């Protein structure tokens, strides 16, 4: 040095709610705040949900539909402080 695992040290990050802003939404950014997290770091690759503008169908209500989205749903990938049993 790796790997495995997570004591302790030093720190990271930021849920829910509010507020502004984008966006049709679903989310997403940004302030206050901290549920929590050893990857709650990066990546839409796989898998799952979550929206439905555009499109189709319908007489209408509506239904379907993703190129939109969610990485703090679960896996891959690629990175990374610390170092005690």
């Nucleotide at each position: 040095a790796c790997a495995c695992c997570g004591a302790a040290a030093g720190g990271g990050c930021a849920a829910c709610a509010c507020u502004g802003c984008c966006g049709a939404a679903a989310g997403g950014c940004a302030g206050u705040g901290g549920c929590g997290c050893a990857a709650a770091g990066c990546u839409g690759c796989g898998g799952g949900u979550c929206u439905a503008a555009c499109g189709c169908c319908g007489a209408a209500a509506g239904g379907c539909c993703a190129u939109g989205a969610c990485u703090g749903c679960c896996g891959g990938g690629c990175u990374g402080c610390c170092g005690a049993a």
A computed fold for an 85-nucleotide RNA from a Desulfobacterales bacterium, annotated as c-di-GMP-I riboswitch aptamer.
Model confidence (mean pLDDT): 91 of 100.
It was read from a public genome assembly, where an Rfam model found it.
Taxonomically the source falls in Desulfobacterales (Bacteria, Pseudomonadati, Thermodesulfobacteriota, Desulfobacteria).